[in-house]
Molecule: transfer RNA
Organism: Corallina officinalis
C1' cells in the first nucleotide's frame, strides 16, 4: 500500500427505536438554596456546524455516495 468490517452526536461517558414536533441522560462545571464552613442533597442554567461535503425527501443524527480520523481483521 491494497481489500473487508466497525465506531464518529455537550468538557468526559453514552442513548436516541420504523426518518417526523424544540437532539437528550449521566459526570463534570456555573448559580442559588441547605451548612460556622465544607461535603452531600435540591432546584436551575450554561455547553452540540450530530466527524467533514455533497445526494435523496415535504422533513435527514438516521436513508444513499464520497472524504477524514481511529479501531479490528486479511
Nucleotide at each position: 500500500u491494497g481489500g473487508a468490517u466497525g465506531u464518529a452526536u455537550a468538557a468526559c461517558u453514552c442513548a436516541g427505536u420504523u426518518g417526523g414536533a424544540u437532539a437528550g441522560a449521566g459526570u463534570a462545571u456555573c448559580a442559588u438554596g441547605u451548612u460556622g464552613a465544607c461535603a452531600u442533597c435540591a432546584u436551575g442554567a450554561a455547553a452540540g456546524u450530530c466527524a467533514c461535503u455533497g445526494g435523496u425527501u415535504c422533513g435527514a443524527g438516521a436513508c444513499c455516495a464520497g472524504u477524514u480520523a481511529c479501531a479490528u481483521c486479511c